This is a predicted structure of a 248-nucleotide part of an RNA (large-subunit ribosomal RNA, domain VI) from a Candidatus Woesearchaeota archaeon. Rfam family: Archaeal large subunit ribosomal RNA. The family is grouped with related families in Rfam's "LSU clan".

[in-house]
Context: one part of a larger RNA
RNA sequence: CGUAGAUGCUUGAGGGAAGUCGUCUCUAGUACGAGAGGACCGAGAUGAACGAACCUCUGGUCUACUGGCUUUGGUAUCAACUGAAUUGCCAGGUAGCUAUGUUCGGACGGGAUAAGUGCUGAAAGCAUCUAAGCACGAAGCCUCUCCCAAGAUUAGGCAUCAUUAACCCCUAGAAGAUUACUAGGUUGAUAGGCUCUAGAUGUAAGGCCCGUAAGGGUUUCAGUCGAGGAGUACUAAUCGGUUAAGCG
Numbered sequence: 001c002g003u004a005g006a007u008g009c010u011u012g013a014g015g016g017a018a019g020u021c022g023u024c025u026c027u028a029g030u031a032c033g034a035g036a037g038g039a040c041c042g043a044g045a046u047g048a049a050c051g052a053a054c055c056u057c058u059g060g061u062c063u064a065c066u067g068g069c070u071u072u073g074g075u076a077u078c079a080a081c082u083g084a085a086u087u088g089c090c091a092g093g094u095a096g097c098u099a100u101g102u103u104c105g106g107a108c109g110g111g112a113u114a115a116g117u118g119c120u121g122a123a124a125g126c127a128u129c130u131a132a133g134c135a136c137g138a139a140g141c142c143u144c145u146c147c148c149a150a151g152a153u154u155a156g157g158c159a160u161c162a163u164u165a166a167c168c169c170c171u172a173g174a175a176g177a178u179u180a181c182u183a184g185g186u187u188g189a190u191a192g193g194c195u196c197u198a199g200a201u202g203u204a205a206g207g208c209c210c211g212u213a214a215g216g217g218u219u220u221c222a223g224u225c226g227a228g229g230a231g232u233a234c235u236a237a238u239c240g241g242u243u244a245a246g247c248g
Base pairs, nucleotide, nucleotide: 001151005161006160007159008158009157010156014148015147016146017145020048021047022046023045024044025043026042032037050105051104052103053102054101058099059098060097061096065092066091067090068089069088070085071084072083073082074081075080109143110142111141116136117135118134119133164244165243166242167241168240169185170184171183172182173181190236191235192234193232194231195230196229197228199225200224201223206219207218208217209216210215
């Protein structure tokens, strides 16, 4: 820009993805075979690699979480707190992200066939799967499964609406380079804050008691805390502006 209005839901021409392989058990130590050995067909179980999604579990990471430790500087000093030292180093670790973790997938079918196997059957009184005709037959082909899809210019279909709607701007996000998308903008729980809580760390500071002291005990499963959950208008989504449409 087109599809001669808008919104939502769709059909599927066409395109893409997938397509793998093993082992064991039963049938059955059966058919077969002198024995040794040892099936077809069919049924079930369990794996490898590959792929998708996810984070309940097992782990990893978690640089504005918690604790421990060292040197040095600062708050005059003790204590306490704090800056720098790769996040100073170390031990843990929520959300998120993640695999080595978890769940799931390749199914069952249908159609036409290849090599091949046949039926009927002449040319050629026989024979012959083929010449006419008919039936089977593969992980392969077309479907079936999943995804995209009406610029499929053949631009499809259905429903609703047809008057106020959209945008700028702002608060944000399991969305994201920008854009877009999504949730909201006081008729409000969108984010922050606050309260409670899941969870993490591991028993704060101060006081008291014991010890000459280093230190220990008690108050204390304390104190502190990022992302998770719930609630709450305290703060910020203010005020405003622009565009389009009003058709048949």
The organism belongs to Candidatus Woesearchaeota, within Archaea. The sequence was found in a public genome assembly.